[in-house]
Context: one part of a larger RNA
RNA sequence: CUCUUUCUAAGGAACUCGGCAAAAUGACUCCGUAACUUCGGGAGAAGGAGUGCCUCAUUUAUGAGGUCGCAGUGAUCAGGUCCAAGCGACUGUUUACCAAAAACACAGGUCUCCGCUAAGUUGUAAAACGAUGUAUGGGGGCUGACGCCUGCCCAGUGCCGGAAGGUUAAAGAAAUUGGUUAGCUUAUGCGAAGCUAGUGACUGAAGCCCUGGUGAACGGCGGUCGUAACUAUAACGAUCCUAAGGUAGCGAAAUUCCUUGUCGGGUAAGUUCCGACCCGCACGAAAGGCGUAACGAUUUGGACACUGUCUCAGAAAGAGACUCG
Numbered sequence: 001c002u003c004u005u006u007c008u009a010a011g012g013a014a015c016u017c018g019g020c021a022a023a024a025u026g027a028c029u030c031c032g033u034a035a036c037u038u039c040g041g042g043a044g045a046a047g048g049a050g051u052g053c054c055u056c057a058u059u060u061a062u063g064a065g066g067u068c069g070c071a072g073u074g075a076u077c078a079g080g081u082c083c084a085a086g087c088g089a090c091u092g093u094u095u096a097c098c099a100a101a102a103a104c105a106c107a108g109g110u111c112u113c114c115g116c117u118a119a120g121u122u123g124u125a126a127a128a129c130g131a132u133g134u135a136u137g138g139g140g141g142c143u144g145a146c147g148c149c150u151g152c153c154c155a156g157u158g159c160c161g162g163a164a165g166g167u168u169a170a171a172g173a174a175a176u177u178g179g180u181u182a183g184c185u186u187a188u189g190c191g192a193a194g195c196u197a198g199u200g201a202c203u204g205a206a207g208c209c210c211u212g213g214u215g216a217a218c219g220g221c222g223g224u225c226g227u228a229a230c231u232a233u234a235a236c237g238a239u240c241c242u243a244a245g246g247u248a249g250c251g252a253a254a255u256u257c258c259u260u261g262u263c264g265g266g267u268a269a270g271u272u273c274c275g276a277c278c279c280g281c282a283c284g285a286a287a288g289g290c291g292u293a294a295c296g297a298u299u300u301g302g303a304c305a306c307u308g309u310c311u312c313a314g315a316a317a318g319a320g321a322c323u324c325g
Stems, first nucleotide, its partner, number of pairs: 001320008010311002014309001019306001027051005036041001038145001052067007068072001080304007087296002092104002108143007120129003146291004151221003156218002158214005165209003171203002175199006183190002222240005249283001250280001261277005
């Protein structure tokens, strides 16, 4: 010097990305216990007191009296707590070996398909699962407890319905053209039927065009100019475009570039945090919106307690290293 432990004056997070690590709390009994709340919780909230031994009394527990120590759950084992916010309701699941989470799942919600030889899935098939089930069932999609809610747009795309018309395949096919040749014909040529090669009116389903519906289907949800008796702003008006121009709620947010926005709080001092404002670069309603008790090895900010994290180091024990052998 390194490692594992132990202790430390005064201070007590000044350390640091961050209280990481350590310290502190800790058992049992009694008292006491807030906001909020889904009335179950929160809660061991918080906070406070006691604990040995001897004698007596009575019910194995308690009371009274006495008594010792610095110290009585005398060693060991045994919650740190509180405040506020984000996210996810919760218990659960996950990247075996760098991620445990706000990701996945979930109960609940909703849409859609499926009448049973079900839909769907696997397989070339036989067949199997679905299911020894039968719509209070099964498959798929989205959302994700609960509370309050879930606005406008069907023009495009998709899906569903409709069938008048248009278009349209195979197939059928009237008619027609060429080849062939019985026959006819003076040369030349004409040429039935059949066969064959082609053209083909017309008939001809679904689909598409057409028509209507449908957003908890894929998705989308404007611009410019002017205007009020200070100024500013614009309830209001005009105009262009659109299928319709973002409703409620929330908002510098896990979303805000400018930005350390502005104001307030907390600090002596705060790019973080909390509360507001709204000018939302680029929130927004089941790719759900906004709240929410409880819960969380979750994330963020603050406080108390506590401490060698630090000011700033020191000491001790053990194991290495090092020296000698």
Predicted 3D model of a 325-nucleotide part of an RNA (large-subunit ribosomal RNA, domain IV) from a freshwater metagenome. RNAcentral holds the full RNA, with entries from SILVA. Model confidence (mean pLDDT): 87 of 100.